[in-house]
About this RNA
A computed fold for a 73-nucleotide RNA from Micromonas commoda, annotated as transfer RNA. Its mean pLDDT, the model's own confidence on a scale to 100, is 82. A source record names the gene tRNA-Ala-TGC-1-1. Rfam family: tRNA.
RNA sequence: GGGGUAGUAGCUCAGAUGGUAGAGCGUCCGCUUUGCAUGCGGAAGGUAGGGGGAUCGAUGCCCUCCUACUCCA
Repeated sequence: GGGGUAGUAGCUCAGAUGGUAGAGCGUCCGCUUUGCAUGCGGAAGGUAGGGGGAUCGAUGCCCUCCUACUCCA
């Protein structure tokens, strides 16, 4: 220098042929206990890596940039 993959909740990750985002773990609250743990129920938490474009509408498509990993030179 060129190619590929990935970037979504605090962490690990899903998701839908474009119709407005979810799980597990974690955190908080309640019940259960003398108390803790376990178990059960509930809640908070995301403008989806940044910017632009096409579209009535984008996390998903197109362009560009950034970051990480990887292949080639």